[in-house]
Molecule: small-subunit ribosomal RNA
Organism: bacterium
RNA sequence: AAGUUUUGUCAUGGAGAGUUUGAUCCUGGCUCAGGACGAACGCUGGCGGUGCGCUUCAUACAUGCAAGUCGAGCGCCCCUUCGGGGGAGCGGCGGACGGGUGAGUAACGCGUAGGUAACAUGCCUUAUACUGGGGGAUAACAGUGGGAAACCGCUGCUAAUACCGCAUAAGAUGCAGCUUGAAAUAGCUGUCUUUAAAACUCCGGUGGUAUAAGAUUGGCCUGCGUCUGAUUAGUUUGUUGGUGGGGUAAAGGCCUACCAAGACGAUGAUCAGUAGUUGGUCUGAGAGGAUGAUCAGCCACAGUGGGACUGAGACACGGCCCACACUCCUACGGGAGGCAGCAGUAGGGAAUUUUGCGCAAUGGGCGAAAGCCUGACGCAGCGACACCGCGUGGAGGACGACAGUCUUAGGAUUGUAAACUCCUUUCGGCAGGGAAGAUAAUGACGGUACCUGCAAAAGAAGCACCGGCUAACUACGUGCCAGCAGCCGCGGUAAUACGUAGGGUGCAAGCGUUGUCCGGAUUUAUUGGGCGUAAAGCGUCCGUAGGUGGUUUGUUAAGUCUGAUGUUAAAGACCGGCGCUCAACGCCGAUAUGGCAUUGGAUACUGGCAAACUAGAGUGCGGUAGAGGUCAAGGGAAUUCCCGGUGUAGCGGUGAAAUGCGUAGAUAUCGGGAGGAACACCAGUGGCGAAAGCGCUUGACUGGACCGUAACUGACACUGAGGGACGAAAGCCUGGGUAGCGAAAGGGAUUAGAUACCCCUGUAGUCCAGGCCGUAAACGAUGGAUACUAGGUGUUGGGGGAAUCGACCCCUUCAGUACCGUAGCUAACGCGUUAAGUAUCCCGCCUGGGGAGUACGACCGCAAGGUUGAAACUCAAAGGAAUUGACGGGGGCCCGCACAAGCGGUGGAACAUGUGGUUUAAUUCGAUGCAACGCGAAGAACCUUACCUGGGCUUGACAUCUAGCGAAUCUCACAGAGAUGUGAGAGUGCCUUCGGGAACGCUAAGACAGGUGGUGCACGGUUGUCGUCAGCUCGUGUCGUGAGAUGUUGGGUUAAGUCCCGCAACGAGCGCAACCCUCGUCGUCUGUUGGUACAGGCAGCAAUGUGCUGACCACUCAGGCGAGACUGCCGGUGAUAAACCGGAGGAAGGUGGGGAUGACGUCAAAUCAUCACGCCCCUUAUGUCCAGGGCUACACACGUGUUACAAUGGGUAACGGACAAUGGGAUGCUAUGUGGCGACACACGGCCAAUCCUUAAACCGUCCCUCAGUUCGGAUCGGAGUCUGCAACUCGACUCCGUGAAGUAGGAAUCGCUAGUAAACGCCAAUCAGCAACGCGGCGUUGAAUACGUUCCCGGGCCUUGUACACACCGCCCGUCACACCACGAAAGAAGGUAAUGCCCGAAGUCGGUAGACCAACCCUCUGGGAGGUCGCCGCCUAAGGUGGUACUUUUGAUUGGGGUGAAGUCGUAACAAGGUAGCCGUACCGGAAGGUGCGGCUGGAUCACCUCCUUU
Repeated sequence: AAGUUUUGUCAUGGAGAGUUUGAUCCUGGCUCAGGACGAACGCUGGCGGUGCGCUUCAUACAUGCAAGUCGAGCGCCCCUUCGGGGGAGCGGCGGACGGGUGAGUAACGCGUAGGUAACAUGCCUUAUACUGGGGGAUAACAGUGGGAAACCGCUGCUAAUACCGCAUAAGAUGCAGCUUGAAAUAGCUGUCUUUAAAACUCCGGUGGUAUAAGAUUGGCCUGCGUCUGAUUAGUUUGUUGGUGGGGUAAAGGCCUACCAAGACGAUGAUCAGUAGUUGGUCUGAGAGGAUGAUCAGCCACAGUGGGACUGAGACACGGCCCACACUCCUACGGGAGGCAGCAGUAGGGAAUUUUGCGCAAUGGGCGAAAGCCUGACGCAGCGACACCGCGUGGAGGACGACAGUCUUAGGAUUGUAAACUCCUUUCGGCAGGGAAGAUAAUGACGGUACCUGCAAAAGAAGCACCGGCUAACUACGUGCCAGCAGCCGCGGUAAUACGUAGGGUGCAAGCGUUGUCCGGAUUUAUUGGGCGUAAAGCGUCCGUAGGUGGUUUGUUAAGUCUGAUGUUAAAGACCGGCGCUCAACGCCGAUAUGGCAUUGGAUACUGGCAAACUAGAGUGCGGUAGAGGUCAAGGGAAUUCCCGGUGUAGCGGUGAAAUGCGUAGAUAUCGGGAGGAACACCAGUGGCGAAAGCGCUUGACUGGACCGUAACUGACACUGAGGGACGAAAGCCUGGGUAGCGAAAGGGAUUAGAUACCCCUGUAGUCCAGGCCGUAAACGAUGGAUACUAGGUGUUGGGGGAAUCGACCCCUUCAGUACCGUAGCUAACGCGUUAAGUAUCCCGCCUGGGGAGUACGACCGCAAGGUUGAAACUCAAAGGAAUUGACGGGGGCCCGCACAAGCGGUGGAACAUGUGGUUUAAUUCGAUGCAACGCGAAGAACCUUACCUGGGCUUGACAUCUAGCGAAUCUCACAGAGAUGUGAGAGUGCCUUCGGGAACGCUAAGACAGGUGGUGCACGGUUGUCGUCAGCUCGUGUCGUGAGAUGUUGGGUUAAGUCCCGCAACGAGCGCAACCCUCGUCGUCUGUUGGUACAGGCAGCAAUGUGCUGACCACUCAGGCGAGACUGCCGGUGAUAAACCGGAGGAAGGUGGGGAUGACGUCAAAUCAUCACGCCCCUUAUGUCCAGGGCUACACACGUGUUACAAUGGGUAACGGACAAUGGGAUGCUAUGUGGCGACACACGGCCAAUCCUUAAACCGUCCCUCAGUUCGGAUCGGAGUCUGCAACUCGACUCCGUGAAGUAGGAAUCGCUAGUAAACGCCAAUCAGCAACGCGGCGUUGAAUACGUUCCCGGGCCUUGUACACACCGCCCGUCACACCACGAAAGAAGGUAAUGCCCGAAGUCGGUAGACCAACCCUCUGGGAGGUCGCCGCCUAAGGUGGUACUUUUGAUUGGGGUGAAGUCGUAACAAGGUAGCCGUACCGGAAGGUGCGGCUGGAUCACCUCCUUU
């Protein structure tokens, strides 16, 4: 010395939240929770105590009061109880205090600490001495006069503590000397001159004068502190100083004359704005911030401005004079006034009280005193204005009452709350007593405080809030309306957010709201922030002031540390006590930090001074590299132009073209010439420079750097406000120059347009010289300097070592330059010895976004413009980095009938069908890109049916309940379109405990029924789609502050997130695959209605055929159970893996074909009309019944189909021959026969089905048609029929006869399909009486072509990249124009305010002068004179006023400019992706607008390729 422990002392104190995003972290603003108030407003209101109460118009004031007193200074008058009292004057003291207000003032005004060697001080105290002797007036009063009044004049009388001489006199004053001191005006000594007084008295005293001192109170001076603005930078002439004089109590330019030319200022003068200041008060952890009510100190002011007088003290709130404004009186001549004293009034305002009582207390003035005066003060009144205290009852009380509210209808809650029982009486009320405040008397408060008694729970609770922040939730109403809102935000039919109610929460005689201040806000950051990308490093350097500064020693003691003393008023605050019943409040005591001043000490550090040093810095010497700068000279390649030659029809240009050039000879090519500009390769994350910037060669001049050395200087250094210099490109001026390029301009294209991108021309400009400009993404978006803190690699320039013949190579050291990286830092990205790390010093800059780098002002500039640089208003964000998605006219890989290769279609025709549109009484409703449109509808003539017209019903067509009647049911007649209505008849069932009951029907009343009414954006369920695409996730772990990432990425592979390998991941789930069905092969079992290899028999003339029969289950077939296929085997490739390729075997080979199966999710996708369901709506209708009509309309448009256009075909009226499978069938399918041309009808038989019914067609063979609107095609129309059905008119299908349209292969465009597929051919079924079916769903028959391949179109998957998107590109978003509103700027001007200033005028007044007028005191030589004075006049100064120009500022202004805001306006599409021409910065030109183009710059540009460097191997 440091650390640790113990003890003691001090200290009592610091919380956050919401909001930017899909989510995250950060930055950053906005907002909230707290406290406070001289408050106001809303609702409400019981009592008391203590305080407080015009923050606004320093506006104007009616009325009363707020400063008088003394007869013990004096005279006069009046009254008298004779004691005395009163009045106006002279005189004295006091009216300079007390009280009010804060206008002015940015100042020695205030605060604090000092000074006065530069001063005063009435009353008071102490001390000493004195208080002698005279004089002349004057008010009152009397007389008289003027005036309306206020008041005044003249004449006369009179007193004093009023006034004036004289005497006396010192420590007063003048002069000289000495002493202290920096300095003498101080002190002491001496000496001469000058200066004083007043009396009254009760005889006690009280006064008066002078001097000295004290105390008190003041004056003046000084250091320090004391708001904002630089868009106020220069100010000042009595200004700064000196000398003489004047003036004051006193220093002083305070004033004056002269002399000098100073003084203040970036440490902010001057100017402008604002403001009384302090103790304190509020807040805050504190540091601070805000504030300056009440109380206290100081200052200033008194209607506004000026002035002096008196006095100890004033330039005087309730004094004087003057000016001005205003008010009042007036006889118009003239006068009076000043509430910012207390009350009060008007006005203003959101807003602030009684014209109260008393001098009882405290204090003040006068007086000897009694006393008088005192709106100071003490009290009361009004006001929830604030703080504090108290109360509105306490205990018990469950049927958990009623009512209310909610409800799942059970209950819950209000709620022990109430009622009810018992108890108490604070406050308030009534009555009685009754203080202290007062030492003798005297009490406004006040019959107050307090005490006692009485009665009765009796008289006493509201306000705000309940979405989050933030404690507290439900119902109804409303329906982006009404409204709420502090921020976020809520409200568009289920609102905890609006309004009301119930309930709840909080506070409480208050509660909320508004306003203001501090806090939170570390959001101005001293404590305690930042500047690469969020706002923020000056473009760069030089350098002034300033700030900061290396090593050693000495000295000093300014800073620093420490002790003491003084002060920091009181009140307040804190602490300890005490007093009001407590508290608020009051009283007493005590304490501390800090400031300033004086003084003593310490000396480490900083500073000053002195001396020294060499490590910083600089110089010298020796070398090195370099596009460093300026000037001059020279050079070659290329473009263009000119001349000449050769040569001929094109050239040029583009995505494609055109404009343009060319037969007057271009382009091309050769030769020659001219001219300007720029300097290929070398060339490099190479070099140099402060930056801008610098590139052919040579020369001249010149700046800097680095290395080595250690000779010299000896801290000479770093930074740098102002200032200065340099400063790309563009631009400007003057003069040159002009080859190429090229804003503007012209033309051609493109386009909807194209003021662009592309093309052809082309002027300024680009170049040079001289002069301006001064800005850039002037960037490393990173200020300069110094020191420290792991490394690795490359490269440039030096040095050293080693090595070599030398060049390399190697080790090392300085200086640069580039990359990677540790610690650390960072919001992250990233930085990382070239820091964005760790520290120090200095400078610059930032404080939400927009408005805006704009306006105004100033400076600079020739201009363009630059520098400096706001506000109103508006928003709740703007922003950075990173994350996950989505997207890209980004990239990579991969897949799919996606393209390509093929086959066949659609789009053209006619018809069918659906949709749109139109029409209609209705044409019911829904579906609308893919993923609506032959869809719901697997079947609209009635019904269906939901629509329309008309006619009916109203507990209903349908369900349940209650009561009554009747069995049900059936038949008939009449009216009617029918529903329905009226009437007649038939019929008496089932069970029974004999009461009745069940089912059904009718009637009545009400609960209720009913709704294809609304909402698919309230829902369930179901479905479509991406997509049968290969994806979607989780647990644990790890990484990241976090959102998240990892896994799931990578290398291979697959149809596949399929599998393998690798890997901070390891596992798992939903998907994939497989398991299921079916088809394909085989085996086995079972054989009827199936089958027939076999056999016999029968029928038949016969047949290999048919039928019957037997036998059998081999075969076919049917359907149960099994087998089989797994990359299992072989070869190759591959990493020895997964897998792929080829092969063998096999019925089948790599998922064997097909089906079913649809992850997490997307589309508020579709459906309330399948069904179900919340809410809303209708209820003699939006329900229900009936008839008729409509859904079938028809100029047109679209989708999906059918049939065709023909000969690869058609026909059969000439014919023959074949081969299926799935299915269906009793109100049915129908053989066969007969009739009919036929649809079909009739008769009869089979089948409830492997039994019966159902000719398959294309195909094959013969024949006809022979390329045409036809023997193609069949629409349309006419006629005649059949069938179904109650009924074919609107509106069925089919048949026959006749008719015989368009159409000759379909524009742009577009669809399907990869094998038993396409294409073609027919068959069957569902629905269904019938059928608009050419649809739809199945079934088999015949049966192809093509795929090189992945460039392109579409869709999808994975990885990566950019993003201003996240409602996710159908995104976002810019500017003009139009409309509405708002604030602001400019503007011919206009109207004020303030300030200074020139000139004029100049009141009152001080001062000075003085020919005039007047005057009692003193003097003289005395009718007078002198001294002195008053008035008048003059002069200086000067307020207000007038006038002139000026500066600043406010308001207003036709018009005009941009800006901001505003659910759905117009034009385009500039930006964000490569945003479709990369964007941006500066500048110039141009254009409706975003913007375009030129020149230079930047990356904050995607993509591809190349180069270089780094890392790993």